Record summary:
A computed fold for a 125-nucleotide RNA, annotated as FMN riboswitch aptamer (RFN element). It was read from a public genome assembly, where an Rfam model found it.

[in-house]
RNA sequence: AAUAUUCUUUGGGGCGGGGUGAAAAUCCCCACCGGCAGUAUAGUCUGCGAAGGAAACGCGUGCGUUUCCCCGAUUCGGUGUAAUUCCGAAACCGACGGUUAAAGUCCGGACGAAAAAAGACGAUG
Repeated sequence: AAUAUUCUUUGGGGCGGGGUGAAAAUCCCCACCGGCAGUAUAGUCUGCGAAGGAAACGCGUGCGUUUCCCCGAUUCGGUGUAAUUCCGAAACCGACGGUUAAAGUCCGGACGAAAAAAGACGAUG
């Protein structure tokens, strides 16, 4: 100096104003938000996680593990060796259950889990 292993911590943001209505933070107009890794700095590229579904296996019988399915959305111009990532402009997207009325923003599963990040320990070579 490198690495197996084990452990600890961290690990998702956002409805403010107006309109209609008996009723809307859910509709309409304006507003607001953007997990992780990679790559010239990314909600929209590539991959991953979360949510939903199926099968197999395990056991403490409703949970865990593994595999599979599903999984939204961007263009134009500029700079540059290099950018669907920067700058300028105009767009677009957003699980499930709930609700006096349809939800990316409210409530709930969730003071949860995970991609992953940081730190500690440190066999062995």